This is a predicted structure of a 107-nucleotide RNA (SAM riboswitch aptamer (S box leader)) from a Euzebyales bacterium.
Its mean pLDDT, the model's own confidence on a scale to 100, is 78.
It matches the Rfam family "SAM riboswitch aptamer (S box leader)". Rfam links the family to the GO term regulation of gene expression.
Of the family's consensus pairs, 94% are formed in the model.
RNA sequence: ACGCCAUCCAGAGAGGUCGAGGGACCCGGCCCGCCGACACCUCCGCAACCCGCCGCCAACGGUGUGGGUGCGACGUCCGGCCCCCGAACGCGGGGGGAAGAUGGUCG
Numbered sequence: 001a002c003g004c005c006a007u008c009c010a011g012a013g014a015g016g017u018c019g020a021g022g023g024a025c026c027c028g029g030c031c032c033g034c035c036g037a038c039a040c041c042u043c044c045g046c047a048a049c050c051c052g053c054c055g056c057c058a059a060c061g062g063u064g065u066g067g068g069u070g071c072g073a074c075g076u077c078c079g080g081c082c083c084c085c086g087a088a089c090g091c092g093g094g095g096g097g098a099a100g101a102u103g104g105u106c107g
Stems, first nucleotide, its partner, number of pairs: 003105006013043005021032003026080004044072003048069004052063004076099001081096006
């Protein structure tokens, strides 16, 4: 890497460098971007997972010193595949799936 498990409606920004695209892939939308986005560095912050302790055996909750990551526009920005309901041939709502991201595990 592949596989497996869990979560993804909340939360959290500034400076510097760079210079034209970016929001995972493809398509359709809708946004962000020379009032400098994206990316990188520094500091700051958020709190999801693993580890420890406690409640209570578990689920789950609390907790703190931390360690290992992670994250800081828009629901994973929305939809595209399936099912149900309402419409009736334009769509709307709900659920699921696929894919993705993060953590853990296997390796």